[in-house]
Parts: sequence; structure tokens; C1' cells
RNA sequence: GACUUAUGGAGAAAGGUGGAGGGAUUAGGCCCUAAGAUACCUUGGCAACCGUCUUCCGGUAAACACCGGAGAGAAAGGUGCUAAUUCCUAUCCUGUUAUAAUUGUAUGACAGGAAGAGAUGAGUU
Repeated sequence: GACUUAUGGAGAAAGGUGGAGGGAUUAGGCCCUAAGAUACCUUGGCAACCGUCUUCCGGUAAACACCGGAGAGAAAGGUGCUAAUUCCUAUCCUGUUAUAAUUGUAUGACAGGAAGAGAUGAGUU
């Protein structure tokens, strides 16, 4: 790098370096930023994906061990994260509504759902 799969409305900041843009990409919007952002480093924190531990349930009538849990809890380890829903929208579907005289249809606004893209974990290659 590619594939599979799960998750994203919650949560969590101080110091140092540095000095201009940044919020993945394109466009639009909206934000952050010389009261120093983004980035990097240190320390702290959040969380519970992996692993670990405790407990509960089941396998199992009983004890130990083991296995499973799409139960609960802990937080020493491996990642991750620590402005804004993945900051919002973009493609498709549904509903409501407005306008286009009416039907049909189209467009806009709003709400919901799905996909795509991207991010992170776990597994495979």
C1' cells in the first nucleotide's frame, strides 16, 4: 500500500520549540489563528479497539481448570484520541413545505435514511 470487519451526536489541556497559515483532498459554507494557530516534543488526561485482571451468566449436578458471552467493572500494557457530529454540505432514496396558475414535473428549504470518501482499531496479505 491492498482486502475484510467494527466504530465515530459522548469524553479529554498545560508547558516547550517554532513563526504562518490551518481545519485530509476539490468546491462552497462556517470556524481556528500574531492574545501565536496547524505541526513537532514533553507531561498530563480521555476512552475501552486489542491485550490483561476481577466478577456474573452459560457449557455443567458439584469443585478446579478450560472455552464462550453481541454481561458488568478496573485501568498497570499496545494503539488511538485530546476545537467544532468525521466541523457542515456535495451522490441516491423517503417525508414535509414553498415557488413555478392546475396535474405531472422541476427547483429551493428543512428533517430522516443509505452510499461514497476519509479516520481509528482488529485481522489477513
Overview:
Model confidence (mean pLDDT): 81 of 100. SAM riboswitch aptamer (S box leader) from an Ignavibacteriota bacterium, 125 nucleotides, folded computationally.